The RNA shown here (transfer RNA) has 74 nucleotides and comes from a Patescibacteria group bacterium. It was read from a public genome assembly. It matches the Rfam family "tRNA". The organism belongs to Bacteria candidate phyla, within Bacteria. The coordinates come from a structure-prediction model, not an experiment, and the mean pLDDT is 81.
RNA sequence: GGGCGGCUAGCUCAGUUGGUUAGAGCGCGUCACUGAUAAUGACGAGGUCAUAGGUUCAAUUCCUAUGCCGCCCA
Numbered sequence: 001g002g003g004c005g006g007c008u009a010g011c012u013c014a015g016u017u018g019g020u021u022a023g024a025g026c027g028c029g030u031c032a033c034u035g036a037u038a039a040u041g042a043c044g045a046g047g048u049c050a051u052a053g054g055u056u057c058a059a060u061u062c063c064u065a066u067g068c069c070g071c072c073c074a
Stems, first nucleotide, its partner, number of pairs: 001073007010026004019057001028044005050066005
C1' cells in the first nucleotide's frame, strides 16, 4: 500500500428483507426472604446503536468517507 470482518448498556453479545417503546446474560441499586450473608424472587437505573455526510415520508439497519480494533496479501 491492497483486501476482508467488527464497532449496540460498565463487561460479553443478540437484533433488524428500513417502520409502532432498542434487548438478553453478567454486573450495579432498592425491596422481599434470612439471626446475618449467599442463593432466589420482584422492581429499577444505565444507550449520541464509533463519527460525519447521503438516500428515504421514516435509518441502529442501505450507500459513501473517516477513526479505532482484528485477520490476510504484498